Glycine riboswitch aptamer from Solimonas marina, 96 nucleotides, folded computationally. The sequence was found by an Rfam model in a public genome assembly. Its mean pLDDT, the model's own confidence on a scale to 100, is 77.
RNA sequence: CACAGAGACGCAGGAGAGCGAUUUCUGCCGGGCACAGGAAUCCACCGAAGGAGCAAGCUCCCAUAAACUCUCAGGUAUCAGGACUGCGAUUCUGUU
Repeated sequence: CACAGAGACGCAGGAGAGCGAUUUCUGCCGGGCACAGGAAUCCACCGAAGGAGCAAGCUCCCAUAAACUCUCAGGUAUCAGGACUGCGAUUCUGUU
């Protein structure tokens, strides 16, 4: 230098499901209503952060996976997040 694996970074793409209800705080003024946003609780729902569970593979035993399953967490207009994919450059490990 090349090859293989892994990690993090930048850019681009990236689904699903109630803009639900109640209470409270803030915007907000002397007070009130309305509206918007935050928090808590409740019901309904989603699965592609994370997490958890499981199969076959000659027999027995052990171990092991996912985009499967469960929804603890997270999420259900926009924003944000987002498995995964592409591009860029980089770090570590191994072989030569």